[in-house]
Context: one part of a larger RNA
RNA sequence: CUCUGGUUAAGGAACUCGGCAAAUUGGUCCCGUAACUUCGGGAGAAGGGACGCCCCGGUAAAGUUUAAGACUUCGCGUCUGAAGGCUUGAGGGGGCCGCAGUGACCUGGCCCAAACGACUGUUUACUAAAAACACAGCAGCGUGCUAAGUCGUAAGACGAUGUAUACGCUGUGACGCCUGCCCGGUGCCGGAAGGUUAAGGGGAAGGGUUAGCUUCGGCGAAGCUCUGAACCUAAGCCCCGGUAAACGGCGGCCGUAACUAUAACGGUCCUAAGGUAGCGAAAUUCCUUGUCGGGUAAGUUCCGACCUGCACGAAUGGCGUAACGAUUUGGGCACUGUCUCAACCAGAGACUCG
Numbered sequence: 001c002u003c004u005g006g007u008u009a010a011g012g013a014a015c016u017c018g019g020c021a022a023a024u025u026g027g028u029c030c031c032g033u034a035a036c037u038u039c040g041g042g043a044g045a046a047g048g049g050a051c052g053c054c055c056c057g058g059u060a061a062a063g064u065u066u067a068a069g070a071c072u073u074c075g076c077g078u079c080u081g082a083a084g085g086c087u088u089g090a091g092g093g094g095g096c097c098g099c100a101g102u103g104a105c106c107u108g109g110c111c112c113a114a115a116c117g118a119c120u121g122u123u124u125a126c127u128a129a130a131a132a133c134a135c136a137g138c139a140g141c142g143u144g145c146u147a148a149g150u151c152g153u154a155a156g157a158c159g160a161u162g163u164a165u166a167c168g169c170u171g172u173g174a175c176g177c178c179u180g181c182c183c184g185g186u187g188c189c190g191g192a193a194g195g196u197u198a199a200g201g202g203g204a205a206g207g208g209u210u211a212g213c214u215u216c217g218g219c220g221a222a223g224c225u226c227u228g229a230a231c232c233u234a235a236g237c238c239c240c241g242g243u244a245a246a247c248g249g250c251g252g253c254c255g256u257a258a259c260u261a262u263a264a265c266g267g268u269c270c271u272a273a274g275g276u277a278g279c280g281a282a283a284u285u286c287c288u289u290g291u292c293g294g295g296u297a298a299g300u301u302c303c304g305a306c307c308u309g310c311a312c313g314a315a316u317g318g319c320g321u322a323a324c325g326a327u328u329u330g331g332g333c334a335c336u337g338u339c340u341c342a343a344c345c346a347g348a349g350a351c352u353c354g
Stems, first nucleotide, its partner, number of pairs: 001349008010340002014338001019335001027051005036041001038174001052096005061088005068080004097101001109333007116325002121133002137172007149158003175320004180250003185247002187243005194238003200232002205227005212219002251269005278312001279309001290306005
């Protein structure tokens, strides 16, 4: 000097990203206990008091068992129940000792406010336990049974020895109050008149070949062969409707009130429709340490407001919410070697000698 423990004057978070670590608290009984609340909780809230040993005395009391008595359906029945034994065992009074009586060990620190997630659970085996996942509840879509869906080439199996109060998939995520407008685009569902449209059917027409005819230029049947128009024809697409707890989307400019400012109001352009309720510098706010208030002597964090929302917003859920959380943020009390500022003690190393 390092590590593991222990103690520390005065101060008490001044340390630090941050009370990290340590300290405080701690058991049993009694008293007492707020806001809020889903009336269950919150709650061991908080905050106090007592605690050892000896004597009265293992006392009072309770439990168990019985003598006896009463009732009786005469039962090994029911009820009451002394004494004694055993078990449990207060409260009270008197006394004794120490700094200290849950004397060691074991053994919650607490409170206030906010964010997120309702909760108990689950997770990155070996850097993340969370606000992520799940969840009960809610909603949508599919599925009528040889169900849909899934695995498999198939047989077959699961679904399910179930049957729409069931099963599968998707989203949201307790509960409370709610969940606005847009179907133009994409998707899905329905429709079938018209347009388009494949293979296939169809076979007009044309080419090659040549029996024959020929005014030798050519024409050219049948067969074989190559190509092939019209016409018939499905789903799909176009088209017509529906559907947003489907994927998603939810404007701009100008003017206007008897101070000023602002604009309930008006005009105009565009759109499928122009963001409703609620919330809002937010896990979202760039400018920004926004402005005001609170807390501090002093506060880029925090809390309450404001709204100018760069770029919240309603099951990609919105806003609240008791309880819960090894979650995150801010504050306070208690407590402390975290610190001012270090010291000493014990043990183990390092170091020196062997």